The prediction has a mean pLDDT of 81. Transfer RNA from a Dehalococcoidia bacterium, 76 nucleotides, folded computationally. Rfam family: tRNA. The family's RNA type in Rfam is transfer RNA. RNAcentral records the identical sequence in 5 taxa.

[in-house]
Formats: sequence, structure tokens, C1' cells
RNA sequence: GGGCAGUUGGCUCAGUGGUUAGAGCGUCGGUUUCACAUACCGAAGGUCACAGGUUCAAAUCCUGUACUGCCCACCA
Repeated sequence: GGGCAGUUGGCUCAGUGGUUAGAGCGUCGGUUUCACAUACCGAAGGUCACAGGUUCAAAUCCUGUACUGCCCACCA
């Protein structure tokens, strides 16, 4: 330098154009317990990496940029 994949709550991930963006784990509160754990109930937490474009409508499609990983090439 070229190619491919990825970027979504604290973590791991789903969501392939149309209802309010979801799950598990974690965190916080409550019930239960002498207490802890378990179990059950509830809550908070996201501008979907960034910018632009297409569209009536974009996490989703297109372009660029950034970052991460893998492969190839180049360089003494």
C1' cells in the first nucleotide's frame, strides 16, 4: 500500500428499510432470610464509532473518515 470482517447500555451479543432499539450477565432498589446466597418482582443505563448522502421513513442501503482484528504485498 491492497483486500476482507467488525464497531449497538459496564461486558458478551441479537436486530438485513416501517410499532417506543432488545436479550443474557452485571449494577441499583424491593420481597424472602437472623444474615449471606438462591429465587421472584421492579428500575436505571444507548444519541446504534464519526460525518455526509439516498429515502415518506436508516442501527439497517451508499460514500468518506477513525479505530480493532485477519490475510496479502512492498521495504534492508